[in-house]
RNA sequence: GCUGCUGGCGGCAGGCCUAACACAUGCAAGUCGAGCGAGAAAGCACUUCGGUGUGAGUAGAGCGGCGGACGGGGGAGUAACGCGUAGGAAUUUGCCCAGUAGUGGGGGACAACAUGUGGAAACGCAUGCUAAUACCGCAUAUGCCCUAUGGGGGAAAGCAGGGGAUCUUCGGACGCUAUUGGAGAAGCCUGCGUCGGAUUAGUUAGUUGGUGGGGUAAAGGCCCACCAAGGCGACGAUCCGUAGCUGGUCUGAGAGGAUGAUCAGCCACACUGGGACUGAGACACGGCCCAGACUCCUACGGGAGGCAGCAGUGGGGAAUAUUGGACAAUGGGGGCAACCCUGAUCCAGCCAUGCCGUGUGUGUGAAGAAGGCCUUAGGGUUGUAAAGCACUUUAGUCAGGGAGGAAGACUAUCAGGUUAAGAGCUAGAUAGUUUGACGUUACCUGAAGAAUAAGCACCGGCUAACUCCGUGCCAGCAGCCGCGGUAAUACGGAGGGUGCGAGCGUUAAUCGGAAUUACUGGGCGUAAAGGGUUCGUAGGUGGUUAGAUAAGUCAGAUGUGAAAUACCUGGGCUCAACCUGGGAGGUGCAUUUGAAACUGUUUGACUAGAGUAUAGUAGAGGAGAGGGGAAUUUCCGGUGUAGCGGUGAAAUGCGUAGAGAUCGGAAGGAACAUCAGUGGCGAAGGCGACUCUCUGGACUAAUACUGACGCUGAGGGACGAAAGCAUGGGUAGCAAACAGGAUUAGAUACCCUGGUAGUCCAUGCUGUAAACGAUGAGUACUAGCUGUUGGUCCUGGUGUAAAAGGAUAAGUGGCGAAGCUAACGCGAUAAGUACUCCGCCUGGGGAUUACGGCCGCAAGGCUAAAACUCAAAGGAAUUGACGGGGACCCGCACAAGCGGUGGAGCAUGUGGUUUAAUUCGAUGCAACGCGAAGAACCUUACCUACCCUUGACAUACUGAGAACUUUCCAGAGAUGGAUUGGUGCCUUCGGGAACCGCCAUAGAGGUGCUGCAUGGCUGUCGUCAGCUCGUGUCGUGAGAUGUUGGGUUAAGUCCCGCAACGAGCGCAACCCUUACUGUCAGUUGCCAGCACGUAAUGGUGGGAGCUCUAAGGAGACUGCCGGUGACAAACCGGAGGAAGGUGGGGACGACGUCAAGUCAUCAUGGCCCUUAUGGGCAGGGCUACACACGUGCUACAAUGGCCAGUACAAAGGGUUGCGAAACUGCGAAGUCGAGCGAAACUCAGAAAGGUGUUCUUAGUCCGGAUUGCAGUCUGCAACUCGACUGCAUGAAGUCGGAAUCGCUAGUAAUCGCGAAUCAGCAUGCCACGGUGAUACGUUCUCGGGUCUUGUACACACCGCCCGUCACACCAUGGGAGUGGGUUGCAAAAGAAGUAGAUAGUUUAAC
Repeated sequence: GCUGCUGGCGGCAGGCCUAACACAUGCAAGUCGAGCGAGAAAGCACUUCGGUGUGAGUAGAGCGGCGGACGGGGGAGUAACGCGUAGGAAUUUGCCCAGUAGUGGGGGACAACAUGUGGAAACGCAUGCUAAUACCGCAUAUGCCCUAUGGGGGAAAGCAGGGGAUCUUCGGACGCUAUUGGAGAAGCCUGCGUCGGAUUAGUUAGUUGGUGGGGUAAAGGCCCACCAAGGCGACGAUCCGUAGCUGGUCUGAGAGGAUGAUCAGCCACACUGGGACUGAGACACGGCCCAGACUCCUACGGGAGGCAGCAGUGGGGAAUAUUGGACAAUGGGGGCAACCCUGAUCCAGCCAUGCCGUGUGUGUGAAGAAGGCCUUAGGGUUGUAAAGCACUUUAGUCAGGGAGGAAGACUAUCAGGUUAAGAGCUAGAUAGUUUGACGUUACCUGAAGAAUAAGCACCGGCUAACUCCGUGCCAGCAGCCGCGGUAAUACGGAGGGUGCGAGCGUUAAUCGGAAUUACUGGGCGUAAAGGGUUCGUAGGUGGUUAGAUAAGUCAGAUGUGAAAUACCUGGGCUCAACCUGGGAGGUGCAUUUGAAACUGUUUGACUAGAGUAUAGUAGAGGAGAGGGGAAUUUCCGGUGUAGCGGUGAAAUGCGUAGAGAUCGGAAGGAACAUCAGUGGCGAAGGCGACUCUCUGGACUAAUACUGACGCUGAGGGACGAAAGCAUGGGUAGCAAACAGGAUUAGAUACCCUGGUAGUCCAUGCUGUAAACGAUGAGUACUAGCUGUUGGUCCUGGUGUAAAAGGAUAAGUGGCGAAGCUAACGCGAUAAGUACUCCGCCUGGGGAUUACGGCCGCAAGGCUAAAACUCAAAGGAAUUGACGGGGACCCGCACAAGCGGUGGAGCAUGUGGUUUAAUUCGAUGCAACGCGAAGAACCUUACCUACCCUUGACAUACUGAGAACUUUCCAGAGAUGGAUUGGUGCCUUCGGGAACCGCCAUAGAGGUGCUGCAUGGCUGUCGUCAGCUCGUGUCGUGAGAUGUUGGGUUAAGUCCCGCAACGAGCGCAACCCUUACUGUCAGUUGCCAGCACGUAAUGGUGGGAGCUCUAAGGAGACUGCCGGUGACAAACCGGAGGAAGGUGGGGACGACGUCAAGUCAUCAUGGCCCUUAUGGGCAGGGCUACACACGUGCUACAAUGGCCAGUACAAAGGGUUGCGAAACUGCGAAGUCGAGCGAAACUCAGAAAGGUGUUCUUAGUCCGGAUUGCAGUCUGCAACUCGACUGCAUGAAGUCGGAAUCGCUAGUAAUCGCGAAUCAGCAUGCCACGGUGAUACGUUCUCGGGUCUUGUACACACCGCCCGUCACACCAUGGGAGUGGGUUGCAAAAGAAGUAGAUAGUUUAAC
């Protein structure tokens, strides 16, 4: 500045940033009669009606003078002596000031005017008259100009007034002429400063200079002739883009950065381009000429115009005001003056655009009112806020009064000066008159009355301020992070709060923060960034010492640095903003005087840097030439026979035409094993057999010499791996491309067989690499320890060889102190401390790119953007997780076995489908014989139909009644109707308690939703050995250490070590059970011994020995021995023992993970339903059935089936119960009912086993599904839909594909028994006993633990992530092209105008 919402007053400021786009209308520059001539009219008065006077020498026009070049406007152009600053010399200057000298005498014209005439108009044309301060000569010339120093040239104007009048004379005021000086103004020149681009590197022909001219007010290539060939440029010329510059303004601690509104200085411009005229001054905003575009008038022949002056209009735009008043003040022009003109200016109007001030009331007022909002319902908050009561009146309204801005001007009087005298001629005094747009001014007084005056943004963090409702990744918010998917302090609304306040928010812009371009004040090992290396030009920088100088440097002085602004200090508006006086400062520039340390310059000297000479040393340093051996391959020959070769396995390939193997010979090319080494050399790239020739550098020692000759190094030159290119050679091996064979889903790859360029040589080109130490070069300084290479010196030793040791400088390595570093790390070979010089960096992508330029034969290289897009990209380290990374260890994890599942039938659960409903939940392991320890009704939540509405249930309240009960009718029942009996309990006599039905309301009710709002409970990793803390220490920090390491264990179990020392939750143990045995106790249990008795039985007396029962003990601890181990922990073996190394089993589950499961056990926030999603009832459904899956049962048979007879358990249950014996039935079962609340009675016969028959390998004497009939039991009721029994029927199935499960000891397998639920219903579940089997081991699969390593993962590998394609064309590039602008070179045409030449015409003079 703009915009949204809102808007009381005043003061002071400001107000087209865009279209220098186009403009209607009005105004913005005129004035002078005291320069000149000429000169109206209306009106009025008079009138003889002819006119006269007045208006009036007025208006208007003309000649002439001055002004119009100022003032006002906007910033198009301009990168420039344009501006700023400081200087300079070769100039001009109207009006103004001061000085000097003049102002004499003549002349002829041209307008106006008159007449005629052309044209639509604008505007002319011809003839005639006339004045001047208009024009032109003549005279004069102190001074002035030119000069050859003789000379020459050049002026003028009067007017008005006064006195006086005869003329002269006077010479004051305004003028005029010449000239000198000043003031102010203007022109010119110079130093320095003044934006971006090098993807603009060369530019310039009047160009640079000279001589001589011309021209100008004036220097000058400003112009011309001639001569010379210069001038500018990496300190950025030229070109391109952008831009008016400055004082200042905004910001900043400053340095800087951005900017150039208002105010002030300068410049340039005036529709666009060009040009001159006039003039003191212009190449002229409101002058002229020409060309162009546009607009207007026209009679079509011609004409007129220029708001970037003030208003105003259209247009453009997000956006910017009145067609106002006045010359009262200030200033300007003209004039002697009065005065006239003045959109300059002073004022007013509009606009919250900004700054400043002020108000919208003040005090009191708790019932903390009502209302709103929230609430845990108690209350809180809005809030002394309001109302009410008592006051005040600024501003506003109305009325009255009322400064200052006024200085002057005029009139009268007085009197000074000037003058001969006088005079508005001049300075002054007194008195009077008079001049204000603003203006209804500021200000003061009075009246009434709280009366007329508050909004905006925000409230998740940053950033002050919190709740409710609505919404439900929707609508929306958002400056950044981000919010919204049903409990949003972030969306929208409300209440409340916070901030600012006549404003508040938004948007845009600038600086700051950003040390994020780093001058002040940054960096380059890995984050962006050291050029591949070296030589060297310019430049930068440079050792010791003495003198000189004074450019830099320092100090003083002088000038300047406009005013305004900013700062300090006063003053004026009530304050402030604002205005104003004074002061200081102004880092700069110039001049001048000094100083002389340092830098520079210069003169001289030195030797420590650098270099040269002499003598040595080591070396894959470089170039050329020569010859060498091993190996591969090929060829020739011999021997010899069937394969060779190759791979994970193969095949292609070679081979009976003789391969491969082996022996001998030959050819040819390339590379040089061992030595060989963080060894050597080189500037880097790089260099490896041997000999010779040529050659560069380094190191060592001692002396001599030169005397700063040094360092770095933009451009530039040279070198520069591999691949590649060109030409010509060469080609053994290897080997891109290519071919074939394999692998694979494919395999244009990895593997194999072949194989061409190339690899090699010569000559040229290319010029790049992770050209790396990812670390530029040089110099100096700063602890140590240790290795190694080549020297020198010393010790040593003797064989005058070596080893070994020490010192020293030169290389090359490993550790490491200080220091540095973000950390990693570097650490005398620095990434430490300093100095010098160069190169490079400034978020990621786009982009090691495009375009342009340069180089190249090409491939390509060097240089190097932008549009667009993202909010990151990146470094180092940490903790996890992960790896078809590594090491160690464990587990029925694999292996070794046994038995299954998957195939069949059935049972059961699930999915799916179906249905009115098939209620709901559980879904990889960790859902699927799971919730359900038991759906015919009930359960039941589902469906259909019929009913109820304070309800089946709870609490409170009102009034009534005991409660309760019998019978009948209707109905599927709920229910409805009728009916019978009954009046109870306690009492302080007031009433109370329980119960029932009625009315109304609070409220009940919901297996309705959300397990992703929750509690509780549970599963899982996992009974895996882990998970943490305190203090200390280390680290900038995240974190680490402890918990890692060496052993050991089932175990973070224990031991040792250790910057750790301790501790907690886990492990283990403590608990239960089981295995052995004492003690105590013996009934319902037991019975050895002693008796009795029986057909038989602990049946009886008795016993307390045994078994058993159940109380309380003991026992096992690596305690003992041997070995191993580290003298440890521990392990191995053994003894003893019922049991031996946690004896077996159970309960017990760390920190946490899975938003795991459950709102349908229960509880619970929020939401939803309320004559229904609640409640009741009947029937149905959960039991359906093309199908798929899980878990089981029974089998497929002879280790078996059937039959007969025979033996041995444990643990449980039982009164609504278990139910014996007896009897009946083939049987399920029934009848009767003894005994038993159970170590007593009963369920209850255990089965496999053992003995003996039979069956003889078959769909069977296996198997039992299915179906028919007949029954039993439970129950109100077995149709949908129970279990069992008998007879009959007799399906599939002959051991099960891929795959997959369980199990390590009393286990698997196999056999039966019991219980919970339960009226009845088990192949399920939970428990019990009987019989009773295999493991070399840890390579692999799965899971887990510890350490380590990599990581671009952290939702953590079920991670992350790349490219093509599909579609579009917003941006960028290309693109057939198209239009416009600018520019270079060349050419054509050429207006106005200026100068010259020539010719003509003309004038009274010029």
Predicted 3D model of a 1406-nucleotide RNA (small-subunit ribosomal RNA) from an uncultured prokaryote. Model confidence (mean pLDDT): 83 of 100. The sequence is in RNAcentral, with records from ENA.